[in-house]
RNA sequence: GGGCUCGUGGUCUAGCGGCUAUGACAUCACCCUUACAAGGUGGAGGUCGGGUGUUCAAAUCACCCCGGGCCCA
Numbered sequence: 001g002g003g004c005u006c007g008u009g010g011u012c013u014a015g016c017g018g019c020u021a022u023g024a025c026a027u028c029a030c031c032c033u034u035a036c037a038a039g040g041u042g043g044a045g046g047u048c049g050g051g052u053g054u055u056c057a058a059a060u061c062a063c064c065c066c067g068g069g070c071c072c073a
Stems, first nucleotide, its partner, number of pairs: 001072007010025003018056001027043005049065005
């Protein structure tokens, strides 16, 4: 220098053009317990890596850039 791939709450993850962006763990409150753990109920937490474009509509498609991984030179 070139190619492929990934980037979504604190962590991991679903999504494949349209309904309020999904779930788990973690966290907070309450219930339960003498207490702790487990369990139950509820809450907060995301401008989907950044920008531009396409479209009535973009996490999703195109291009550029940034970062991680793999391969080639």